[in-house]
RNA sequence: UCCUUUCUAGUACAGUGGUAAUACAACUGCCCGGAAAGCAGAAGACGUGGGUUCGAUUCCCUCGGGAGGAG
Repeated sequence: UCCUUUCUAGUACAGUGGUAAUACAACUGCCCGGAAAGCAGAAGACGUGGGUUCGAUUCCCUCGGGAGGAG
């Protein structure tokens, strides 16, 4: 330099064009003499900027980060 792949919550991980799921963590409550465990509840996320589309996490491009490969 080029090619492929990947980027979703604090962490891990689903989601093939229409509302973003789950687990753990953290928070609140219940429970308890007090914690832990358990139970219940609520909050929290689509890397950046464009394009296509009635509508984009999803399709396309740029940039940035990660991984692998070629030279």
Molecule: transfer RNA
Organism: Rotaria sp. Silwood2